RNA sequence: GGGGCCGUAGUGAAACGGGAUCACACGACAAUGGCAUUGUUGGGUUAGGGGUUCAACUCCCCUCGGCUCCA
Numbered sequence: 001g002g003g004g005c006c007g008u009a010g011u012g013a014a015a016c017g018g019g020a021u022c023a024c025a026c027g028a029c030a031a032u033g034g035c036a037u038u039g040u041u042g043g044g045u046u047a048g049g050g051g052u053u054c055a056a057c058u059c060c061c062c063u064c065g066g067c068u069c070c071a
Stems, first nucleotide, its partner, number of pairs: 001070007010024004018054001026042006047063005
């Protein structure tokens, strides 16, 4: 320098172009004399920018970052 894969909540991951979700973690409340634990409930997320579309995590382009292959 070129090719491929990937980037979603604090962490690990789902998600036919149509409500962004699950587990753990975190806050509040309840159960307990207290801790642990359990239950209910709540907050928080699509790497950045642009384009296509009525509508984009999803499709296209550029940039950034990670892994990997070739030279």
The RNA shown here (transfer RNA) has 71 nucleotides and comes from Omnitrophica WOR_2 bacterium RBG_13_41_10. It matches the Rfam family "tRNA". Rfam classes the family as a transfer RNA. The coordinates come from a structure-prediction model, not an experiment, and the mean pLDDT is 83. The sequence is in RNAcentral, with records from ENA. The organism belongs to Candidatus Omnitrophota, within Bacteria.